[in-house]
RNA sequence: GUUGGGUUAGUUCAAUCGGUUAGAACGUAUCAUUCAUACUGAUGAGGAAAAGGUUCGAUUCCUUUACCCAGCC
Repeated sequence: GUUGGGUUAGUUCAAUCGGUUAGAACGUAUCAUUCAUACUGAUGAGGAAAAGGUUCGAUUCCUUUACCCAGCC
């Protein structure tokens, strides 16, 4: 340089053939429990890499950019 794959919550990962609230585990906050901590229980907060396009509607489709991984040169 080129081809392919990937980027979703603080971390590790799902789901979606374009549509009604994007979920889980761990972590985290508050409360309960305890002399206290831990465990346990209850309730929360927290998210689609960036920009543009198509569409009534985009996390999903298309284009470009950034980054990561692999192959070829």
A computed fold for a 73-nucleotide RNA from Wallemia ichthyophaga EXF-994, annotated as transfer RNA. RNAcentral records the identical sequence in 2 taxa. The RNAcentral record of the sequence draws on ENA and Rfam. It matches the Rfam family "tRNA". Rfam classes the family as a transfer RNA. The organism belongs to Wallemia ichthyophaga, within Eukaryota. The prediction has a mean pLDDT of 81.